[in-house]
RNA sequence: AUCAUGGCUCAGGAUGAACGCUGGCGGAGUGCCUAAUACAUGCAAGUCGAGCGGCAGCACGAGUAGUUUACUACUUGGUGGCGAGCGGCGGACGGCUGAGUAACGCGUGGGAACGUGCCCCAAAGUGAGGAAUAACUGCCCGAAAGGGUAGCUAAUGCCGCAUAUGAUCUUCGGAUUAAAGUAUUUAUUACGCUUUGGGAGCGGCCCGCGUCCGAUUAGAUAGUUGGUGAGGUAAAGGCUCACCAAGUCUACGAUCGGUAACUGGUCUGAGAGGAUGAUCAGUCAGACUGGAACUGAGACACGGUCCAGACUCCUACGGGAGGCAGCAGUAAGGAAUCUUCCACAAUGGACGAAAGUCUGAUGGAGCAACUCCGCGUGCAGGAUGAAGGCCCUCGGGUCGUAAACUGCUUUUAUGAGUGAAGAAUAUGACGGUAACUCAUGAAUAAGGGUCGGCUAACUACGUGCCAGCAGCCGCGGUCAUACGUAGGACCCAAGCGUUAUCCGGAGUGACUGGGCGUAAAGAGUUGCGUAGGUGGUUAGUAAAGUGAAUAGUGAAACCUGGUGGCUCAACCAUACAGACUAUUAUUCAAACUCACUAACUCGAGAAUGGUAGAGGUAACUGGAAUUUCUAGUGUAGGAGUGAAAUCCGUAGAUAUUAGAAGGAACACCAAUGGCGUAGGCAGGUUACUGGACCAUUUCUGACACUGAGGCACGAAAGCGUGGGGAGCGAACCGGAUUAGAUACCCGGGUAGUCCACGCCGUAAACGAUGGAUACUAGCUGUUGGAGGUAUCGACCCCUUCAGUAGCGAAGCUAACGCGUUAAGUAUCCCGCCUGUGGAGUACGGUCGCAAGACUAAAACAUAAAGGAAUUGACGGGGAGCCGCACAAGCGGUGGAUUAUGUUCUUUAAUUCGAUGAUAACCGAUGAACCUUACCAGGGUUUGACAUCCUUGGAAUUUUGCCGAAAGGCGAGAGUGCUUUAUUGAGCCAAGUGACAGAUGAUGCAUGGCCGUCGUCAGCUCGUGUCGUGAGAUGUUUGGUUAAGUCCAUUAACGAGCGCAACCCUUGUGAUUAGUUGUAUUUUUCUAAUCAGACUGUCCUGGCAACGGGGAGGAAGGGGGGGACGACGUCAAGUCAUCAUGGCCCUUACGUCCAGGGCAACACACGUGCUACAAUGGGCGGUACAGAGGGUAGCUACACAGCGAUGUGAUGCCAAUCCCAAAAAGCCGUUCUCAGUUCGGAUUGGAGUCUGCAACUCGACUCUAUGAAGCUGGAAUCGCUAGUAAUCGCGUAUCAGCUAUGACGCGGUGAAUACGUUCCCGGACCUUGUACACACCGCCCGUCAAGCCAUGGGAGUCGGGGAGACCUGAAGCAGUAGGUUAAAGACACUGUUAGGGUAAAAUCGGCGACUGGGGCUAAGUCGUAACAAGGUA
Repeated sequence: AUCAUGGCUCAGGAUGAACGCUGGCGGAGUGCCUAAUACAUGCAAGUCGAGCGGCAGCACGAGUAGUUUACUACUUGGUGGCGAGCGGCGGACGGCUGAGUAACGCGUGGGAACGUGCCCCAAAGUGAGGAAUAACUGCCCGAAAGGGUAGCUAAUGCCGCAUAUGAUCUUCGGAUUAAAGUAUUUAUUACGCUUUGGGAGCGGCCCGCGUCCGAUUAGAUAGUUGGUGAGGUAAAGGCUCACCAAGUCUACGAUCGGUAACUGGUCUGAGAGGAUGAUCAGUCAGACUGGAACUGAGACACGGUCCAGACUCCUACGGGAGGCAGCAGUAAGGAAUCUUCCACAAUGGACGAAAGUCUGAUGGAGCAACUCCGCGUGCAGGAUGAAGGCCCUCGGGUCGUAAACUGCUUUUAUGAGUGAAGAAUAUGACGGUAACUCAUGAAUAAGGGUCGGCUAACUACGUGCCAGCAGCCGCGGUCAUACGUAGGACCCAAGCGUUAUCCGGAGUGACUGGGCGUAAAGAGUUGCGUAGGUGGUUAGUAAAGUGAAUAGUGAAACCUGGUGGCUCAACCAUACAGACUAUUAUUCAAACUCACUAACUCGAGAAUGGUAGAGGUAACUGGAAUUUCUAGUGUAGGAGUGAAAUCCGUAGAUAUUAGAAGGAACACCAAUGGCGUAGGCAGGUUACUGGACCAUUUCUGACACUGAGGCACGAAAGCGUGGGGAGCGAACCGGAUUAGAUACCCGGGUAGUCCACGCCGUAAACGAUGGAUACUAGCUGUUGGAGGUAUCGACCCCUUCAGUAGCGAAGCUAACGCGUUAAGUAUCCCGCCUGUGGAGUACGGUCGCAAGACUAAAACAUAAAGGAAUUGACGGGGAGCCGCACAAGCGGUGGAUUAUGUUCUUUAAUUCGAUGAUAACCGAUGAACCUUACCAGGGUUUGACAUCCUUGGAAUUUUGCCGAAAGGCGAGAGUGCUUUAUUGAGCCAAGUGACAGAUGAUGCAUGGCCGUCGUCAGCUCGUGUCGUGAGAUGUUUGGUUAAGUCCAUUAACGAGCGCAACCCUUGUGAUUAGUUGUAUUUUUCUAAUCAGACUGUCCUGGCAACGGGGAGGAAGGGGGGGACGACGUCAAGUCAUCAUGGCCCUUACGUCCAGGGCAACACACGUGCUACAAUGGGCGGUACAGAGGGUAGCUACACAGCGAUGUGAUGCCAAUCCCAAAAAGCCGUUCUCAGUUCGGAUUGGAGUCUGCAACUCGACUCUAUGAAGCUGGAAUCGCUAGUAAUCGCGUAUCAGCUAUGACGCGGUGAAUACGUUCCCGGACCUUGUACACACCGCCCGUCAAGCCAUGGGAGUCGGGGAGACCUGAAGCAGUAGGUUAAAGACACUGUUAGGGUAAAAUCGGCGACUGGGGCUAAGUCGUAACAAGGUA
């Protein structure tokens, strides 16, 4: 990087919303989701005088009195009318709310045993009487609320009597049972009244079906279930009571707990579904909390009554009053939800004969962008593309026709005028509103969010893991399209964003429509088997499922389509159409399923005859081996390991011989074999016993499959009791190993392992694969049968059934793989899964002696965790190969002195960089000054250096004073070249500002250059093919090569960068030319061009490539050496060679000067030189190179000096002259094994040379001095032939030199390589992987610190609801009794709200302490896992 699994997140729609910023208009809707919390104030249910007695107040009239009309006072119910009262009807509707309720509450469809005021229809009647009582009057009590008593009075109030169509009861004889009047124009009037029947509408009751979550709630129930009888109700019924029976509900989830008003609908969705139940409509329930009844047609009654309780208010303290979940409004709560408005004009309701009264229902207005819809904030022209802003490559671009400016229009706004519909006769709150007309004037009107990806839209500046952003991924550590600001852009628009919630996306709970070998997921087995689900063939019956038709219901609104009305739309209307996917009833059909009946045989089972087997249980029995014991032989060890030690043994082991004891396990046969449901089963024999297979086709006749719960079995370990105990062996002890070693290794060793009986009930109990049935190519092996063939017979061969293995068609699968033994194609049944962690944990329950098992969450945390495959990298994985990698050799380093570089330290400074390999005689191929970058000090500021501008001056040069110098202050000389006669070029000085300057930082911003892997053989591409894909193939394999070199093979065929070759040099020859070389020449030399080598040839092996050997040849298989370094790796190195982005300094971090430093010096490290000597040192003589360099140079030669060197002088710009002597070597001689005639450090003295200058700090010379060192520990380096070793020579840099360094040159010139086991590095293939920043990786647990949620917890506080006991208001029911003329009241009994008591259970809060869990850049200890992870 990929595919799949799987979660997280976003884009859409919606809302009774809220919050932030902003806000022009209109229409239509909507507006306490929280505290069913508490409520000040006003209003929300009255009406009827045509029911009644009356008459307080108002008005009118009449009368009387005062007074003259007029006025005043009094009287008078006479009239209109009417407070209070009696009476009637209505306060059971309308309005509000959703606490309770999981229920016949609601929805839907049915039913029978009921009631019904007002309304409608019909029939009958409405006669004659009576007794009270309120109001009122008097008196009394009380603060009040209110009450008592005496007296009067009316009715459509109340009570008898008459009548009885009818109704009710009935023993069928009979018995019981009504009524009310009022008004007026006086009527066959109107409204009433009584009785009865019917209707409509409404209501009560019953039933089928549907209606949330929890089994960590499994049993519940005692009037409980049914019956008989009685009571009760409007009515069925245990509704209530007596008696009898013992039932009833429940795994299709009773009971219990939690949550919740239900529905039409609403939101979303393609749908199926999911969520929801505001407004509107239907139903239910509630009215401060709990209980109760009264009245009534209707209530157990929101604005009625009684009682209890809590709260609030009044009080004279004795007592009283109240209930906004009606409309407004207040407080509180809360993120949050309006006016104490107008009107009964319309619609509707109550009462009334009516007028009418009442109506916070309703109609309207007000407030709120809360929602939906509509409109506007101008339109057209206008380029010096204005100014200004922003960006910029400085050219320009963009805001942008945008503005200004010119013309036009007037929706809206403001002012004015006219002015509706809504109203059927009248009546208009809205309202002077809608609408229309006129005028004024671009006038009054734009914001919000976003711009990294998802996701439309980019730049600049600021900031610098800070401040901050963030829906997810993530952004920010000095160039941020992600933070903040600005400009610009994008999206919506009077709104825009955010938050919350729901659906969608999510096929992410899968009915439509998912899965379970390895990703989460097949229970250990399914043996026996219950319920349930499913079920072979044929025929018939029936019609439960199923299908069709018809009919009813499925309220209206909503939804879809049409039409219509507001200017459109939203919105509204509609005697239009549809839909409401549903349900009920009736009829029909009969294929399929079910049911029943009758049959069948292929599923299943039985019978008969055979077969194999570690199938099971019990008893008996065998040999080998280990160990122990006894006895013998025998002597010093044995045992054990990587190596050891503990241990055993001279008290005789080990070894060996014989005998004995005891326990456990069964070699060979033996296998991919056999048997069993699984676990599992192995010496032999016997007894008992389960299952399987094959053959025959005789019997039964679907008897089957699966299987929630249930029963049973179930390795090892473990537990209990009793035995047994040889070997092995947790724990434990010792010995080792180790930093440690509670381990791995070793020596011992207890439980245990064994037996019997009883528990436990789990395993990677795995084929990680549930069972059954059917179908779908084959090939091969093997086990057990049968048949055929063959044979004398056994084999062999063929067919078939049942098992068990290997490979494979199709198909499936994410891939790996599976593949007639399916993971294929299908059906049936069961079990299980839904991100990771927390956690298979807590709590609860069940089981267990215990250990523990089974069942099984949440809070919280997190954006992933996990699967398969791919490419790499890595492995203390594997195979093959290569390399001075090892080995074989030669010489070194590490020890000494010294040179040099580095670390560290020191210092004013010891400038900086390089730091494993790939830093360390490196940058530096030359630090006394300079260099120089460092330090202290002295100077300087447009500058030491560049360009431009202005002014002046030629340039240049001589010189005085001060100073360490830089520099400062002065004094002279000098007037050039050019010219169109202004000037121009170069140079110098001064001034001004743009700018210069910086070895300042960042090599982790860069270019360039360079190191390393590595001169290793690799790295890639095109096309094709394979794979869902990342990718693979090619590039693998077999050979071969130094080589991915070549060949063969091959789904690959070709190609590129690398390899090789082309280039330089060297070795041989030829040709040509030749100076300065040679006395001369074929030669040598110089230098130019060629030739030559290619496995060409011979033998041989091989398909070939190629290899081995030989010839010829100067050279032979790449002849030797060099230059040349693929894709890439190490953020390797370098900002101090240079260049360069952005950053930093600018009287200094620039620049000039003299002095100092880079040279310090406890150690330590790297690289060298010289040595330690005789293969040597010293002395004398003597021979042979190559390649270089030279005019500020190399210098011959001569002379002087011991010498360094000096003096004089010559040649050479070099094949000509010089440096220049080559050294080892060779020939002699001396030294004779010693700190030496080795070694030369160090130091004294005296000099030479370079250079302004040798003090810090140069080299060389002479003389004297003569240190360490006698071949170097662990370790480590180089080298394979002209190489190592050894010997000198030259050059660059350079005044000189610290060169023993670097780069070159030649001289002399070896040894060894069996080989690839091992170490190191590399390449290829393969394998494993939890790594991909790639093993310097990843990662686990304890402990320590902080934070978070949670379990336990002595206890403590609280909640809810049953049950028990005590007490018990009002009301209702009843009654032995007392009282009363009677009714009633009192009293008592029953029931019961409330209150109280006690114990237990249950739920929740807090809780000292305590347990684990989770999270948190850099804490501690180890290293458990990932590679054979170093003990799989």
Small-subunit ribosomal RNA from a metagenome, 1432 nucleotides, folded computationally. The sequence is in RNAcentral, with records from SILVA.